[in-house]
RNA sequence: UACUUAUCAAGAAGAGCAGAGGGACAGGCCCUGUGAAGCUCUGGCAACCGGCAAAUAGCAAGGUGCCAAUUCCUGCUGAUCCGAAAGGGUUGGGAAGAUAAGGA
Numbered sequence: 001u002a003c004u005u006a007u008c009a010a011g012a013a014g015a016g017c018a019g020a021g022g023g024a025c026a027g028g029c030c031c032u033g034u035g036a037a038g039c040u041c042u043g044g045c046a047a048c049c050g051g052c053a054a055a056u057a058g059c060a061a062g063g064u065g066c067c068a069a070u071u072c073c074u075g076c077u078g079a080u081c082c083g084a085a086a087g088g089g090u091u092g093g094g095a096a097g098a099u100a101a102g103g104a
Base pairs, nucleotide, nucleotide: 001104003102004101005100006099007098008097013042014041015040016039017038021031022030023029025075026074027073028072043067044066045065048063049062051059052058071096076093077092078091079090080089081088082087
């Protein structure tokens, strides 16, 4: 880096440094100087791997991960509803993305 499999409606923040951006991409919408990204410390969530366990459903932080908004919403497509149309609503599937595990 690509591939395979699983999951994505739940859950979890303070301080210091810093100083304008951030929410993958695009369009929206939103967060941000009552301080963004990033770094550090501390704290927390969670059970994918591993561990323990009279053991499918439990316990836990050892390895990852995560801690605004459903993966913030939509992005392609099926069904259906509203509308004269433009357009919009509901729902199924997919794409893309994220994380884990695995082999290459």